[in-house]
This record gives sequence, C1' cells and structure tokens, in this order.
RNA sequence: CAAAGCCAAACCCGUCGUGAGGCGGGGACGGAAAGCCACGGGUCUCAUCUCAUGGAGACAGCCGGGUUGC
Repeated sequence: CAAAGCCAAACCCGUCGUGAGGCGGGGACGGAAAGCCACGGGUCUCAUCUCAUGGAGACAGCCGGGUUGC
C1' cells in the first nucleotide's frame, strides 16, 4: 500500500445472567487490528452490594495506552 481472505452494528430467533450484557444461528451498518489485555479516562448495570474519596460487574465496534500479527 492492498483487500484475496477476515470480522460483523441494528434487527430477529434460541440460550445464560437480577441487570448492563455474554454465547450460538440468521443478518450486514460498518471496520483496517472491529485480534487480544479493563491499565487511564468515559458510558452503562446491580436482584436486599453499599453510604463512601465507595464495592462488585458490563462495554476492546467510545477515546487513549499496552501487546501480537498482515
């Protein structure tokens, strides 16, 4: 640099979870690390968490950083 190949938003179905959401199938709005890591910021959730400079979680397709790879 390219896009052969790769990934797959919304939405629908199934399933797990209290929930944010995860996973599988269908489906493509998009991507160039939309591979991986919750480290910093951010957003979101909590059924009987908790009252605090909170705690426990979710998001890697919000931004930055780290790491591997073409």